[in-house]
A computed fold for a 75-nucleotide RNA from Halarchaeum salinum, annotated as transfer RNA. Rfam family: tRNA. Gene Ontology term of the family: triplet codon-amino acid adaptor activity. The RNAcentral record of the sequence draws on ENA. RNAcentral records the identical sequence in 2 taxa.
RNA sequence: GGGCCGAUAGCUCAGUCCGGCAGAGCGUCUGGCUUUUAACCAGACGGUCGCGUGUUCAAAUCGCGCUCGGCCCGC
Numbered sequence: 001g002g003g004c005c006g007a008u009a010g011c012u013c014a015g016u017c018c019g020g021c022a023g024a025g026c027g028u029c030u031g032g033c034u035u036u037u038a039a040c041c042a043g044a045c046g047g048u049c050g051c052g053u054g055u056u057c058a059a060a061u062c063g064c065g066c067u068c069g070g071c072c073c074g075c
Stems, first nucleotide, its partner, number of pairs: 001073007010026004020057001027045006050066005
């Protein structure tokens, strides 16, 4: 230098293929239950979807550029 894959909530990830309300589990907080804790139950909290830009009525999703990480190839 070239190719491929990945980046989404505090953590682990799904959703992307085929554009249409941003989700799950864990976590944290509150309440219930319990003599108390844990467990269990209910509710709540939690997002510039890596960054920028374009296309579109509408972008996590499609195009282009870039950053970071991983793997492979070449010199």